Source information: Small-subunit ribosomal RNA, 3' major domain from an uncultured bacterium, 479 nucleotides, folded computationally. The RNAcentral record of the full RNA draws on ENA and SILVA. Its mean pLDDT, the model's own confidence on a scale to 100, is 82.
[in-house]
Context: one part of a larger RNA
C1' cells in the first nucleotide's frame, strides 16, 4: 500500500422487510449428470454450466459408430508426358451407395511469328505439398461473460517522507453519480459519471393514391366514386423542461421540500453506451494463429446407424389440479412484423387436418388476419362436462425417404394430479399477473428464443438481520 475480520461509523441495491405470482409434489417438453451403447460426437461446471454453443439432428447437417471404397487426394500453387471437343444431358448393366462399365442427344476452345508454341481443360506419372471440427484457451490474436452502469481508476507539476509511499481522491454538506458547493499543500488534467445518439409521451410547419360524410354531390351503400388534406395517421424538420417562476429550508452555497403553470417536473419513461482492472474465467469446434501430432490416414467419398438409448438424479419450462372455472353460443376492439421456389382472398369438397379451382399482391394499395381474455346460457363440487398423459384405429401434410426418429386431424381410450416438505425464484407501474398475435431459423417440425399489443393490480413501516457493493476508520503473525 492492499486484502481480510462472526471490528466500528456513514450510505446504496427487489438485498431484507411489506406485498403479488411462482419453482420444489403430478404429467409432459427440453438441457445436464449418471448409466447403457458399436457410437450414444464435442464443448460449457457455483453465482457467471445445465430451453447454453443448437435462430430448427429423419438423409444432409455431423464432427461419432459399423461396413464398403479413394490415395497429389473434395480444394490451392508448381513440373513432366499424352490427349486435345469441353461441358452438360440421357437409356442400360453391376452395386446399398460411393463408384466402375457403357450409351443417346445438345453444345464444342482462344491466341497463333502455324512449331501441339502459349493459355484453358482432361487423363496419367513422380514429387514439393494439400487436408485434419486432431492436442494445447496454461503459448496467443480476436470476440464474450462477470464484479457492474458499481463510482470508481489514474496522471503531470508541486509539497511531505531515508524509502515503500502519501497528498490531490481526505474533511463539512449534497447527489443516481469522484454530481456539485464550501474548506484544505495543493494546483490542474485524463479514462469513467452526466450530456451529445435512438425511441415513447405534447404541439407546430411541410407533405398527402392511408384516413375522413368533417363539408358538397353521386351511390349497386362498401371511403365505393367524384371532390378535399380539416382530422386520424405516416415521416422529415422544429418547439417544449431549465429547479426557469413563487414560497419555505439551507451557510448569502450546492442542493432539498411544497406550490403554480404545463402533455410532461426535478435524471419525464425505455434503449444504446460497460473506466483501470479481476477470475491463467470462456472459446484452438466461427475465424485467425505459434508449437506438437496424423500423412494409403487422426485426410477424402458413400450407405446404414447414432447424437432421439433409460433403473435413476438435478436445472429450466409448458399444462393442470378447477366455478375468478369447463363446455356451447354470441360476436366488438389491437400492435409489431412476414410474403414471389412466396402470402393467398373467394368458391367448392371433406366432421377435421387438408384437397381442388382461383382473383389480387414485389404490397400504408393485395394477403397472412381468426385476435384472445370479453358477454349470454349451461354444468353444481364429483377425480367430475376438471385434467389431459398414455394407447388403439383411420387419415392429412412436408419431403427421394417419416421403421429406428416429424408435425397435424378425427373417433375411441382416458393415467397422475385434491395447490405441493425442507428449501428457493421473479417483480416497485403500464411493472407483476393474465390474454392472445408476429418473426428469425426452416422442405417439414417451437411448451424454446426475439419481439408486439389487450386487460391490468398489491405493497414498501423501515434498514435490526441475510446477500452483494461504495467511502472513511481500526486490528492483523496474510501478500
Nucleotide at each position: 500500500u492492499g486484502a481480510c475480520g462472526g471490528g466500528g461509523g456513514c450510505c446504496c441495491g427487489c438485498a431484507c422487510a411489506a406485498g403479488c405470482g411462482g419453482u420444489g409434489g403430478a404429467g409432459c417438453a427440453u438441457g445436464u449428470g449418471g448409466u447403457u451403447u458399436a457410437a450414444u460426437u464435442c464443448g460449457a461446471a457455483g453465482c457467471a454450466a445445465c430451453g447454453c454453443g443448437c435462430a430448427g439432428a429423419a438423409c444432409c447437417u455431423u464432427a461419432c459408430c459399423a461396413g464398403c471404397c479413394c490415395u497429389u487426394g473434395a480444394c490451392a500453387u508448381g513440373g513432366g508426358a499424352c490427349c486435345u471437343u469441353u461441358g452438360g444431358u440421357u437409356a442400360c448393366c453391376g452395386g446399398a451407395g460411393a463408384c466402375g462399365g457403357g450409351u443417346u442427344c445438345c453444345u464444342u476452345c482462344a491466341c497463333u511469328u502455324c512449331g501441339g508454341g502459349u493459355g484453358g481443360g482432361g487423363u496419367c506419372c513422380a514429387c514439393a505439398c494439400a487436408g485434419g471440427u486432431g492436442c494445447u484457451g496454461c503459448a496467443u490474436g480476436g470476440c464474450u461473460g462477470u464484479c457492474g452502469u458499481c463510482a470508481g481508476c489514474u496522471c503531470g507539476u508541486g509539497u511531505c517522507g531515508u524509502g515503500a509511499g502519501a497528498u490531490g481522491u481526505u474533511g463539512g454538506g449534497u447527489u443516481a453519480a469522484g454530481u456539485c458547493c464550501c474548506g484544505c499543500a495543493a494546483c490542474g488534467a485524463g479514462c469513467g459519471c452526466a450530456a451529445c445518439c435512438c425511441u415513447c409521451a405534447u404541439c407546430g410547419u411541410c407533405a398527402g393514391u392511408u384516413g375522413c360524410c368533417a363539408c358538397c354531390a353521386g351511390u349497386u351503400c362498401g371511403g365505393c366514386u367524384g371532390g378535399g388534406c380539416a382530422c386520424u395517421c405516416u415521416g422529415a424538420c422544429g418547439a417544449a423542461a431549465c429547479c426557469g417562476c413563487c414560497g419555505g429550508u439551507g451557510a448569502c452555497a450546492a442542493g432539498c421540500c411544497g406550490g403554480a403553470g404545463g402533455a410532461a417536473g426535478g435524471c419525464g419513461g425505455g434503449g444504446a453506451u460497460g473506466a483501470c482492472g479481476u477470475c491463467a474465467a470462456g472459446u484452438c469446434c466461427u475465424c485467425a494463429u505459434g508449437g506438437c501430432c496424423c500423412u494409403u490416414a487422426u485426410g477424402g467419398g458413400c450407405u446404414g446407424g447414432g447424437c432421439u438409448a433409460c433403473a435413476c438424479a438435478c436445472g429450466u419450462g409448458c399444462u393442470a389440479c378447477a366455478a375468478u372455472g369447463g363446455u356451447g353460443g354470441u360476436g366488438a376492439c389491437a400492435g409489431u412484423g412476414g410474403g414471389a421456389c412466396g402470402c393467398a382472398a373467394g368458391g367448392u369438397c371433406g366432421c377435421g387436418a387438408g384437397g381442388c379451382c382461383a382473383a389480387g399482391c414485389a404490397a400504408a394499395u393485395c394477403u397472412c388476419c381468426a385476435a384472445a381474455a370479453g358477454c349470454c346460457a349451461u354444468c353444481u363440487c364429483a377425480g367430475u362436462u376438471c385434467g389431459g398423459a398414455u394407447u388403439g384405429c383411420a387419415c392429412u401434410c412436408u419431403g427421394c425417404a417419416a421403421c429406428u426418429c416429424g408435425a397435424g386431424u378425427g373417433c375411441a381410450u382416458g393415467a397422475a394430479g385434491g395447490c405441493g416438505g425442507a428449501a428457493u425464484c421473479g417483480c416497485u407501474a403500464g411493472u407483476a399477473a393474465u390474454c392472445g398475435c408476429g418473426g428469425a431459423u426452416c422442405a417439414g417440425c417451437a411448451u424454446g428464443c426475439c419481439g408486439c399489443g389487450g386487460u391490468g393490480a398489491a405493497u414498501a413501516c423501515g434498514u435490526u438481520c441475510c446477500c452483494g457493493g461504495g467511502c472513511c476508520u481500526u486490528g492483523u503473525a496474510c501478500a